Molecule: c-di-GMP-I-GGC riboswitch aptamer
C1' cells in the first nucleotide's frame, strides 16, 4: 500500500425524550446508543425532502430559494495493526 481482527487507546453518535430555533424539511444544546474505519471535511454529481412562484380538474414536470446526506458515487484529508 491493499486490507480490517471478538486486538489496544482514543473518537463519532441512530431510534427516542428535554429544552431552543424556523411556515416547514430540519438544525442547535443535554440526555440517550442503534451502529460506525472515515457514521472526518468538501456540498461537486445523482437522488430525496421542505416552502414559495406560475400553470392547472388534480397530478406529474417547471422556475426560485432552503434542507438531508447514518442514501450512491467524486474529491481531499486521516487513528491504530493482527492475519493476509
Nucleotide at each position: 500500500u491493499c486490507c480490517g481482527a471478538u486486538a489496544a487507546a482514543g473518537g463519532c453518535a441512530a431510534a427516542c425524550c428535554u429544552c431552543a430555533a424556523g411556515c416547514g424539511a430540519u438544525u442547535g444544546a443535554g440526555g440517550g446508543g442503534c451502529g460506525c474505519a472515515a457514521a472526518a471535511c468538501u456540498c461537486c454529481g445523482g437522488u430525496c425532502c421542505c416552502g414559495c412562484a406560475g400553470c392547472a380538474c388534480g397530478g406529474a414536470g417547471u422556475g426560485c430559494g432552503g434542507g438531508a446526506g447514518g442514501c450512491c458515487g467524486a474529491g481531499u484529508u486521516g487513528c491504530c495493526g493482527a492475519a493476509g